[in-house]
Context: one part of a larger RNA
């Protein structure tokens, strides 16, 4: 390197956003650059092929002749790509008009429970567990009322129900802001798709600097368990969990299924909108669009499943895979304060 893959066999970048690049609607004209068609030059001879022939024959040698699938010039086509130019209006986008939503960010508010504290009841216990014990308590606990203080998370509604690119996002309220929907068809007129680099987001754990610390809790203490128990169970408890700013950049970052577009039987049930039919009122049928789900047909699929939210059929663009270890290791590079990441072999060996 081809050919051939990427849901589960190796293999889809954790999500985005734009750059170069790739591709890229209808229609009309114009150019001839790719592209087709002919001429002509050039593609050295030897090989190799095709015929003749000479050594008895074959290698081997001679003549011819094709081939040399390129290239240059030069004459034409004009369907298709490309360039130029005009137009158009279904892509795409604004606009106008609505409703939906834990989408984002800041600021303030509540109430339920927890633990502290202060004081009244009250007086032997509590607490835990399989059963115990450490622990807690007459210096008055547990349990009860009542005031106070804190810091976290927001029960019920809550739902295969919503919204976000993804990570993700739930109490209320106001402010500020993004994004998609669904109707209307007034603008714009291909302004699209994709996306190497770049840039930017990016759970949880970690970090580095100040703040805060109720619960819960690595680590570390003690009790049990056991043959032992650096564990599962209890009893306590640091860092951390929060809140500012600053790093980090991974993950079974998953739908293990990049992203856009068209096509390709049903059926059923949410969501959020328009509209039609009917109506004792928010009710009851319906069609369409958007988003979410369950079934299921063909077709796909190693099979198990997928099956209009494809794993089906087709384009167009990016990642990525090439036996198992060794190894996501080493050595280089580069980014990180560090942990460590991101790139990424090779000996050897099955």
């Nucleotide at each position: 390197c081809u050919g051939g893959g990427c849901a589960u066999a190796a293999a889809g970048g954790g999500c985005g956003u734009c750059u170069a690049g790739g591709c890229g609607g209808a229609u009309c004209g114009g150019u001839c650059a790719g592209u087709c068609c002919g001429a002509u030059g050039u593609g050295a001879a030897a090989u190799c092929c095709c015929c003749c022939g000479g050594c008895u024959c074959a290698a081997c040698c001679g003549g011819g002749g094709a081939a040399u699938u390129g290239c240059g010039u030069u004459g034409g086509a004009a369907a298709c790509u490309g360039c130029c130019g005009g137009u158009c209006u279904c892509g795409a986008g604004u606009g106008c008009g609505g409703g939906a939503g834990g989408g984002g960010a800041g600021a303030g508010u509540g109430g339920a429970a927890c633990u502290c504290c202060u004081g009244g009841u009250g007086g032997a216990g509590c607490g835990g567990u399989g059963a115990a014990a450490u622990g807690c308590g007459u210096a008055g606990a547990u349990a009860u009322c009542a005031g106070g203080a804190g810091g976290a998370a927001c029960g019920c509604c809550g739902g295969u129900g919503g919204c976000g690119a993804a990570a993700g996002c739930g109490a209320c309220u106001c402010u500020c802001u993004g994004g998609a929907c669904c109707g209307u068809a007034a603008c714009u007129g291909a302004c699209g798709c994709u996306g190497a680099a770049g840039c930017g987001c990016g759970a949880a754990a970690g970090c580095c600097a100040g703040g805060g610390g109720a619960g819960c809790g690595a680590a570390c203490g003690g009790g049990a368990u056991u043959a032992g128990a650096u564990a599962c169970c209890c009893c306590g408890g640091u860092a951390g969990u929060c809140c500012u700013g600053g790093c980090c950049g991974u993950a079974a970052a998953c739908g293990a299924u990049g992203g856009g577009c068209a096509c390709u039987a049903g059926g059923u049930a949410g969501u959020g909108g328009c509209g039609g039919c009917u109506c004792u009122g928010a009710g009851g049928c319906u069609u369409c669009c958007u988003c979410u789900g369950c079934u299921g047909c063909a077709g796909c699929u190693a099979a198990c499943g997928u099956a209009u939210u494809a794993a089906g059929u087709g384009c167009c663009c990016c990642g990525c895979c090439u036996g198992g270890g060794g190894a996501g290791u080493a050595c280089g590079g580069u980014c990180g304060c560090a942990a460590g990441g991101c790139u990424g072999a090779a000996a050897c060996u099955c």
The part of an RNA shown here (small-subunit ribosomal RNA, central domain) has 350 nucleotides and comes from a metagenome.